[in-house]
RNA sequence: GCGGGCGUAGUUCAAUGGUAGAACGUCUGCCUUCCAAGCAGAGAACGUGGGUUCGAUUCCCAUCGCCCGCU
Numbered sequence: 001g002c003g004g005g006c007g008u009a010g011u012u013c014a015a016u017g018g019u020a021g022a023a024c025g026u027c028u029g030c031c032u033u034c035c036a037a038g039c040a041g042a043g044a045a046c047g048u049g050g051g052u053u054c055g056a057u058u059c060c061c062a063u064c065g066c067c068c069g070c071u
Stems, first nucleotide, its partner, number of pairs: 001070007010024004018054001026042005047063005
């Protein structure tokens, strides 16, 4: 330099055009003499910029980051 894959919550993963979910973790409350466990609740995310569309996490282009291959 060329080609390919991936990028979603703090972490690990879903969601193939119609208001983005789960598990674990975090916080609060209940329970307990205290802790843990358990129960209830809360907060929290589509890498970035454009395009297509009535509507984009999803389709297209570019870009950034990570990984793999070729040179």
Molecule: transfer RNA
Organism: Elusimicrobium minutum